[in-house]
């Protein structure tokens, strides 16, 4: 850079000791009852990896792809809240102006999108 996926799931101990939920504002939550980071142990999961079938091939195999399927002693991740929500676009509801439309609602509801994270390549 490219693709997938992102409302599901899974906490205890030790140590630290003040802020933390990526940044930035706005909002809303954890946090001296000890969060946040670090290890320790313990678990969720099923992306890649196994395994089966199937397409793939003139045939048989591979590469490649579909479904499935088991499992944490293969390689990563993950274990508050929706990637906590919004932020920019569209649509709808609602509100208040008023004229052929405009504001506004930043956790009203639905799309997408941008940023992110993880995981293949």
């Nucleotide at each position: 850079c490219u693709c997938a996926u992102c409302c599901a799931g899974a906490g205890g101990g030790a140590c630290u000791g003040a802020g933390g939920g990526a940044a930035a504002c706005g909002g809303c939550c954890c946090g001296a009852c000890g969060a946040c980071g670090u290890c320790c142990c313990g678990g969720c999961a099923a992306c890649c990896g196994c395994c089966g079938c199937c397409c793939g091939c003139a045939c048989c195999a591979c590469a490649g792809g579909g479904c499935g399927g088991a499992g944490a002693c293969g390689g990563u991740g993950c274990c508050a809240a929706a990637u906590c929500c919004g932020u920019c676009c569209c649509g709808g509801c609602g509100c208040g102006a008023g004229a052929g439309u405009c504001g506004c609602g930043u956790u009203c509801c639905g799309g997408g999108g941008a940023a992110g994270a993880u995981g293949a390549g």
Predicted 3D model of a 121-nucleotide RNA (SAM riboswitch aptamer (S box leader)) from uncultured Nocardioides sp. The organism belongs to Nocardioides, within Bacteria. Rfam family: SAM riboswitch aptamer (S box leader). From the family's description: The SAM riboswitch is found upstream of a number of genes which code for proteins involved in methionine or cysteine biosynthesis in Gram-positive bacteria.